Context: one part of a larger RNA
C1' cells in the first nucleotide's frame, strides 16, 4: 500500500459543494402520543418503563398477569432487526420513463372542460378489396386541454382561427344569343391552268349572358391561437398620489401569489434563526420579465425528489494510532 473489516483517548460535523460514508435505532409487552386534518388519518408520532433463571399464587397442560428470590457490565444477552424532529419548494396519491451517465417537480392518472360523430357514424391504415374503431351505438367512439380536493377562473372577438347566414360585389369549368375568320358541293369568268364568289355543312377565335363553392361582406365564440399601454398635474414641512388632465388602443392585469424552480440590479430593506447565515423562514412590493384550465392561490396523506435548522450519533474532522484479512518477501 487496499474489493473487505474491527478498535480507538478528549471533543462531537470543526469535515465537506452536502452528516457523503459510518456509527446510532430496531424484536415483542405496557403507559403515552401535539399541531394539523379531507375526520380516514398524522401515529410504530415524539416520550418512557419492561424483558434473564427459580418458586408460590390466579389459571386450563399452553399464553398472560401477580408475589417472592437469585446472577451478571450486559437476559429481544449471539444472528436477525425502525434513527427522530421542526420549517419551506414542487408533484394531490399508488403507478410509469431515457435496457448501458438522468427515477424527476417529466410521464400517466381519477376528475374538470372544449369539440366531432346519428351508425354505411367521425377518426386510423389502405391504389382498391378489407380491416380497426365494434360483434360497440351519444351514461357511446375519437381529438385536443387542464390534472386529486378546496376557493375560483377577471377584461378584449381589432388581427389569426372556427362557427352561423345569405342581400349584395368578385369568381372557374361548361353552356350561349351574336360578331367574324378559314374550308367548303357548287356558281360565274367559252374551255384548261387559274381567277372571283359562295347558301348550308364542317373547323376556329371573340363573346352580351347563365353559372356553385370560396373570398369581400354581416354577425357569433377566449376551459379557440392569443392581447391585456403611455405621459403630465395635484392634499396645511416632506414625500406619497385617493383624484384630474391629454394621447393611443379591440382592451388595457381583475382576484390572488409575489426578490418566487420566475428579479438583472442583488449578497435589495426590515425582522428571525447563529458568535459570525450570498443559502434558509416571515415580511415589503420598486413583478428588468408573476397572473388565472400552456390555469392562479391554498392543502391533509404521500415522495431512494428538492432545500434551511435541531436532538441523538459518530475516525468526515481536529489527526493520527493500534489490529485482522488479503497482497507481497523468505522459507
Nucleotide at each position: 500500500c487496499u474489493a473487505u473489516c474491527u478498535c480507538u483517548a478528549a471533543g462531537g460535523a470543526a469535515c465537506u459543494c452536502g452528516g457523503c460514508a459510518a456509527a446510532a435505532u430496531a424484536g415483542c409487552c405496557c403507559u403515552g402520543u401535539a399541531a394539523c386534518u379531507u375526520u380516514g388519518g398524522g401515529a410504530g408520532a415524539a416520550a418512557g418503563g419492561g424483558u434473564g433463571c427459580c418458586u408460590c399464587c390466579u389459571c386450563a397442560c399452553a399464553a398472560a398477569g401477580g408475589g417472592g428470590g437469585u446472577c451478571g457490565c450486559a437476559g429481544u444477552g449471539a444472528c436477525c432487526a425502525g434513527g427522530c424532529c421542526c420549517g419551506a419548494a414542487u408533484g394531490a396519491a399508488u403507478g410509469u420513463u431515457u435496457a448501458c451517465c438522468a427515477a424527476a417537480a417529466a410521464c400517466a392518472c381519477a376528475g374538470g372542460u372544449c369539440u366531432u360523430c346519428g351508425u354505411a357514424a367521425a377518426g386510423u391504415c389502405g391504389u382498391a378489396a378489407g380491416a380497426c374503431c365494434a360483434u360497440g351505438u351519444a351514461u357511446g367512439g375519437g381529438g385536443g386541454u387542464u390534472g386529486a380536493c378546496g376557493c375560483c377562473u377577471g377584461c378584449c372577438c381589432a388581427a389569426u382561427a372556427c362557427u352561423a347566414g345569405a342581400a349584395g360585389g368578385u369568381c372557374a369549368a361548361g353552356g350561349a344569343a351574336g360578331u367574324u375568320g378559314g374550308u367548303g358541293a357548287c356558281u360565274u369568268g367559252a374551255u384548261g391552268a387559274c381567277a372571283a364568289g359562295g347558301u348550308a355543312g364542317c373547323c376556329g377565335a371573340c363573346a352580351a349572358u347563365c353559372g356553385a363553392a370560396g373570398c369581400c361582406c354581416u354577425g357569433g365564440u377566449g376551459a379557440a391561437c392569443g392581447g391585456c399601454a403611455g405621459u403630465c398635474g395635484u392634499a396645511a414641512c416632506a414625500a406619497u398620489a385617493a383624484c384630474g388632465g391629454u394621447c393611443c388602443u379591440a382592451a388595457g392585469g381583475u382576484a390572488g401569489c409575489g426578490a418566487a424552480a420566475u428579479u438583472u440590479u442583488u449578497u435589495g430593506u426590515c425582522g428571525g434563526g447563529u458568535a459570525a447565515g450570498u443559502u434558509u423562514c416571515g415580511a415589503c412590493c420598486c413583478g428588468c420579465a408573476c397572473a388565472a384550465a400552456a390555469g392562479g392561490c391554498g392543502u391533509a396523506a404521500c415522495g431512494a425528489u428538492u432545500u434551511g435548522g435541531g436532538c441523538a450519533c459518530u475516525a468526515u474532522c481536529u489527526u493520527g494510532g493500534a489490529g485482522a484479512a488479503a497482497a507481497c518477501u523468505c522459507g
Record summary:
A computed fold for a 331-nucleotide part of an RNA from Gossypium klotzschianum, annotated as large-subunit ribosomal RNA, domain IV. Its Rfam family is "Bacterial large subunit ribosomal RNA". The source organism's lineage runs through Eukaryota, Streptophytina, Embryophyta, Malvoideae and Gossypium.